Predicted 3D model of RNase P RNA and transfer RNA as a complex of 437 nucleotides. Rfam match: Bacterial RNase P class A. The family is grouped with related families in Rfam's "RNaseP clan". The family's RNA type in Rfam is ribozyme.
RNA sequence: AGCUGGAGAGACGACCGCGUGUUCCCCCCAGGGAACCCGAGGAAAGUCCGAGCACCGCAGGGCAGGGUGCUGGGUAACACCCAGGAGGAGCAAUCCUACGGAAAGUGCCACAGAAAACAUACCGCCACGCCAGGCUUCGUGGCCUGGCGCGGUAAGGGUGAAAAGGUGAGGUAAGAGCUCACCGCGCUUCCGGUGACGGAGGUGGCAGGGCAAACCCCACCCGGUGCAAGACCAAAUAGGGGAGGAGAGGUGGCCCGCCUCGUUCGACUCCCGGGUAGGUCGCUCGAGGCCGACGGCAACGUCGGUCCCAGAUACAUGGUCGUCACCGCGAGAGCGGUAACAGAACUCGGCUUACGACCGGCU
RNA sequence: CGGGGCGUAGCGCAGCCUGGUAGCGCACCACAAUGGGGUUGUGGGGGUCGGAGGUUCAAAUCCUCUCGCCCCGA
Numbered sequence: 001a002g003c004u005g006g007a008g009a010g011a012c013g014a015c016c017g018c019g020u021g022u023u024c025c026c027c028c029c030a031g032g033g034a035a036c037c038c039g040a041g042g043a044a045a046g047u048c049c050g051a052g053c054a055c056c057g058c059a060g061g062g063c064a065g066g067g068u069g070c071u072g073g074g075u076a077a078c079a080c081c082c083a084g085g086a087g088g089a090g091c092a093a094u095c096c097u098a099c100g101g102a103a104a105g106u107g108c109c110a111c112a113g114a115a116a117a118c119a120u121a122c123c124g125c126c127a128c129g130c131c132a133g134g135c136u137u138c139g140u141g142g143c144c145u146g147g148c149g150c151g152g153u154a155a156g157g158g159u160g161a162a163a164a165g166g167u168g169a170g171g172u173a174a175g176a177g178c179u180c181a182c183c184g185c186g187c188u189u190c191c192g193g194u195g196a197c198g199g200a201g202g203u204g205g206c207a208g209g210g211c212a213a214a215c216c217c218c219a220c221c222c223g224g225u226g227c228a229a230g231a232c233c234a235a236a237u238a239g240g241g242g243a244g245g246a247g248a249g250g251u252g253g254c255c256c257g258c259c260u261c262g263u264u265c266g267a268c269u270c271c272c273g274g275g276u277a278g279g280u281c282g283c284u285c286g287a288g289g290c291c292g293a294c295g296g297c298a299a300c301g302u303c304g305g306u307c308c309c310a311g312a313u314a315c316a317u318g319g320u321c322g323u324c325a326c327c328g329c330g331a332g333a334g335c336g337g338u339a340a341c342a343g344a345a346c347u348c349g350g351c352u353u354a355c356g357a358c359c360g361g362c363u
Numbered sequence: 364c365g366g367g368g369c370g371u372a373g374c375g376c377a378g379c380c381u382g383g384u385a386g387c388g389c390a391c392c393a394c395a396a397u398g399g400g401g402u403u404g405u406g407g408g409g410g411u412c413g414g415a416g417g418u419u420c421a422a423a424u425c426c427u428c429u430c431g432c433c434c435c436g437a
Stems, first nucleotide, its partner, number of pairs: 001363006010324007018039002021036006041341001045352002048350005053226004060256004065222005070084005085099001086097004100217002105215002107211003122157002124153003128149009165183006184206001185204008230281004240272005247261004288307008325338005364436007373389004383420001391407006413429005
């Protein structure tokens, strides 16, 4: 210097203040007092995933829609975690990967370029034919240059982000997997592995670029809404007036299925007018924390022991002192500082983002 | 606490779904018509597409993270 893991009001004690809870007291209610226990985080955050829980009668069928995407395992579950494979970055420690399918189909690839995908041919290279010119020859003929026509070719040039395997040799009129060697690729056999995959051999001149964070296909998964869910108590109630009205509601985007109310007695919708908007529960004991043993490479699991660790509703969680620790200043006595990001609101498991200083390990 | 939407020029918006040139109106500048202004006409300038990263040859547009603003819910 780089990489990686941990931990995160510096620790302990006392006092005061604030907020729940339990017990007791002031006869009970109300109100108040005393004692005891507890009182922010690794992210409480973003609300990005996955669940629990509650309601929607059941959570049923189909379509649509959404999500995940190498393999094996872990888990209540996951887009998370662990172990491994393949590919990539780095000297290394270590890190990263949206990593199924492009010969199922459709679509797109601007500009440039001949051609952007059933291949094709602008310049070039080469063969043949015709014409013109020049040189040579007595002449036929030969050679050179240019033009036109008809073919061959994909080496080279040029365009582009990308051009139909790469390099070298042989071969050829010139060329070309046309042939050969090596590399790459496809197919196949055997071996190893649970598997992704790896290794060895054989075989095929090669079989068609990219994009699926384009539609899509394949495999698997997903009903919706969220604690302002919802339950109970109390309070209120005139179903008042007017207009529309045959369907309306229970569900989410739709359909089916199922249920309820209504079509003379009017469901339901809109407007006007009026009333209530208080309290209790949900609410914190939980897939919980810590310690130990065992199984497992690990994530994690099983068993045993032990502990109770915020639950407010206008929103509590703060301050002072003492001792020790660390840092800075100072000769010393001593003085000063101990922060950053941030703050619970139904609860967990993750991910991501923010964060000053510190500790451990590796290169 | 929960749910949803929006950031593109000075202001108000389109373009995004289906990726290749960022456009419209008002405003601004210049010129012409007028003695001058208003108005009209012609021409012109101005944009890190909120920020960062990724996919792709190529991103305002697709994906992820993040910042800010607005709306709704007893």

The prediction has a mean pLDDT of 78.